[in-house]
RNA sequence: GGGCGAUUAGCUCAGUUAGUUAGAGCGCACCCCUGAUAAGGGUGAGGUCAUCCGUGCAACUCGGAUAUCGCCCA
Numbered sequence: 001g002g003g004c005g006a007u008u009a010g011c012u013c014a015g016u017u018a019g020u021u022a023g024a025g026c027g028c029a030c031c032c033c034u035g036a037u038a039a040g041g042g043u044g045a046g047g048u049c050a051u052c053c054g055u056g057c058a059a060c061u062c063g064g065a066u067a068u069c070g071c072c073c074a
Base pairs, nucleotide, nucleotide: 001073002072003071004070005069006068007067010026011025012024013023019057028044029043030042031041032040050066051065052064053063054062
């Protein structure tokens, strides 16, 4: 230098033939349970879906650029 992939909650990841709620597990807060803790149960908070531009009635989802990370080629 070229090619490919990933980027969504604090962490690990789902989700997309564009459409009417953005989710799970772990973690966190509170409550129940217990003599107390762990375990278990319940409720809840937490997200500019990496950034920008575009297409379109409508974009986490499609196209382009950029950034970071990973793999391959040279």
Source information
This is a predicted structure of a 74-nucleotide RNA (transfer RNA) from an Elusimicrobiota bacterium. Rfam family: tRNA. Its mean pLDDT, the model's own confidence on a scale to 100, is 81.